This is a predicted structure of a 348-nucleotide part of an RNA (small-subunit ribosomal RNA, central domain) from Acetivibrio thermocellus. The RNAcentral record of the full RNA draws on ENA and SILVA. Model confidence (mean pLDDT): 88 of 100. Taxonomically the source falls in Acetivibrio (Bacteria, Clostridia, Acetivibrionales, Acetivibrionaceae). Its Rfam family is "Bacterial small subunit ribosomal RNA".

Context: one part of a larger RNA
RNA sequence: UUGGGCGUAAAGCGCGCGCAGGCGGUCCUUUAAGUCUGAUGUGAAAGCCCACGGCUCAACCGUGGAGGGUCAUUGGAAACUGGGGGACUUGAGUGCAGAAGAGGAAAGUGGAAUUCCACGUGUAGCGGUGAAAUGCGCAGAUAUCAGGAGGAACACCGAUGGCGAAGGCAGGUCUCUGGGCUGUUACUGACGCUGAGAAGCGAAAGCAUGGGUAGCGAACAGGAUUAGAUACCCUGGUAGUCCAUGCCGUAAACGAUGAAUACUAGGUGUAGGAGGGUCCAACCUUCUGUGCCGCAGUUAACACAUUAAGUAUUCCGCCUGGGGAGUACGGCCGCAAGGCUAAAACUC
Repeated sequence: UUGGGCGUAAAGCGCGCGCAGGCGGUCCUUUAAGUCUGAUGUGAAAGCCCACGGCUCAACCGUGGAGGGUCAUUGGAAACUGGGGGACUUGAGUGCAGAAGAGGAAAGUGGAAUUCCACGUGUAGCGGUGAAAUGCGCAGAUAUCAGGAGGAACACCGAUGGCGAAGGCAGGUCUCUGGGCUGUUACUGACGCUGAGAAGCGAAAGCAUGGGUAGCGAACAGGAUUAGAUACCCUGGUAGUCCAUGCCGUAAACGAUGAAUACUAGGUGUAGGAGGGUCCAACCUUCUGUGCCGCAGUUAACACAUUAAGUAUUCCGCCUGGGGAGUACGGCCGCAAGGCUAAAACUC
């Protein structure tokens, strides 16, 4: 390479958008590039294969035939693919009417709690642990009452729930704004799917500049524990956690399961609609999401099973024994930390 694979054995890019490329609905018409077919030309000889013949056989040799090309020119066919033209509505999109949502951005704002500040009441302890000690406290702590300051996070509702492409999103109000769902079938008429590269988004930690700092808390200090204890436990505590702007670009970024379309038993919860039905309900039908159980089928097994890991098609990514190693070198990116790309010797 071929083949075979990618939930857990190696293997799905963290996620979407999208240029090129690949693939692409129904009907009519045309063309003839792909496709099929006829003829002509050429594809040297030798060799290979077949038949017959010559050396006493064979090797060897001779004669004849067949075969050999993504071939060229020319004539034809028109089902399929492609090109041109026309039409359609089921795919896709738009309109209209509804309803749901922690989807996003920004600006105000609320209450509980912790801490701190100053006053009152009040007195000897508080705190902490397995037990203690460091620590705080007669300069009046802890406790308690009312007051003030400031920062961060939003109990109950709350869920097996909802929204988002993913990361993720939760007090409440206003403003701006994205997406999806249902119904209708009014409009456009294949406008679609995927997507190398590119550009974009992307938890936490980290970095830069300027703010902020209540609680928590790497580092650090002290107290314990211990043989030791650079830990687990305790008392403190800086960066950080928060905000604005810019960078970083990685995670067990997980459903360890790429996207899209179609088909293939059911049962039972739940969220958002719609249509029947009912006095209201129950109930029936249907669409979209989210769970559980389960048949066929699949699977090495576990399990998956209309939200497929089943049956098929299209496109992309990736794997090819373990270690060396996601490392070295080179290149690109980054302020740095480092990231992306990515070997070999050697060894089992």